[in-house]
Molecule: transfer RNA
Organism: Vicugna pacos
RNA sequence: GCGGGUGUGGCUCAAUGGCAGAGCACAUGCUUAGCAUGCAUGAGGUCCUGGGUUCAAUCCCCAGUGCCUCCU
Numbered sequence: 001g002c003g004g005g006u007g008u009g010g011c012u013c014a015a016u017g018g019c020a021g022a023g024c025a026c027a028u029g030c031u032u033a034g035c036a037u038g039c040a041u042g043a044g045g046u047c048c049u050g051g052g053u054u055c056a057a058u059c060c061c062c063a064g065u066g067c068c069u070c071c072u
Stems, first nucleotide, its partner, number of pairs: 001071001003069005010024004018055001026042005048064005
């Protein structure tokens, strides 16, 4: 330098053109003598950036960029 893949809560990942979710983690309450476990509730997201298509984009298209990978 060429090609391919991938960027979504703190972490690991879903999702689908029409209000963005789960598990773990975190906070609070119940439970306990206390801790752990368990149960309930809650907070936490510019869906990598810019542009385009569309009534509407996290999703489709283009470019950029971080990471992974292949070839040289």